[in-house]
RNA sequence: AACGUCGUAGCUCAGCCGGUAGAGCAGCAGUCUCCAAAACUGCCGGUCGCAGGUUCGACUCCUGCCGGCGUUGCCA
Numbered sequence: 001a002a003c004g005u006c007g008u009a010g011c012u013c014a015g016c017c018g019g020u021a022g023a024g025c026a027g028c029a030g031u032c033u034c035c036a037a038a039a040c041u042g043c044c045g046g047u048c049g050c051a052g053g054u055u056c057g058a059c060u061c062c063u064g065c066c067g068g069c070g071u072u073g074c075c076a
Stems, first nucleotide, its partner, number of pairs: 001072007010025004019056001027043005049065005
């Protein structure tokens, strides 16, 4: 440099053929307990990498850019 792939909650990841963004863990509160842990219940938590485009409607499709990883290669 070219190509491929990934980017969604603090972490790990779902999200179908475009139609209300979710789970587990973590955190907080409660129940329980002499206290704590565990367990159970509830709550909190999102510019869906950034900017445009298409569309009635975009995490999803298209374009550019940024970052991670991989493959192949170039120069000295």
The prediction has a mean pLDDT of 83.
Transfer RNA from a Verrucomicrobiota bacterium, 76 nucleotides, folded computationally.
NCBI's taxonomy places the organism under Bacteria, Pseudomonadati, Verrucomicrobiota.
The sequence was found in a public genome assembly.
Rfam family: tRNA.